A computed fold for a 64-nucleotide RNA from Scopulibacillus darangshiensis, annotated as Fluoride riboswitch aptamer (crcB RNA motif). Lineage of the source: Bacteria > Bacillati > Bacilli > Sporolactobacillaceae > Scopulibacillus. It was read from a public genome assembly, where an Rfam model found it. Model confidence (mean pLDDT): 76 of 100. The model forms 100% of the base pairs in the Rfam consensus.

[in-house]
């Protein structure tokens, strides 16, 4: 420096945190929405969640 094998992890799941689970991936990784379009450019659209619940945050009514 390469490779393997064991232990401890530890990171992802389209915008923030916090339990609780579920999947994946071991860093050359998991992952990087959706629709039109000419695999371009250009235009639109949901979404603060893999899923659930609590907070912030945004949006929209209503009271005081």
């Nucleotide at each position: 420096u390469a490779g393997g094998c064991u232990u401890u992890a530890g990171g992802u799941g389209a915008u923030g945190g916090a339990g609780u689970u579920c999947a994946c991936c071991u860093u050359u990784a998991a992952u990087c929405g959706c629709u039109u379009g000419c695999u371009g450019a250009a235009a639109g659209c949901u979404a603060a969640u893999g899923a659930c619940u609590c907070c912030u945050g945004c949006c929209g009514c209503a009271a005081u």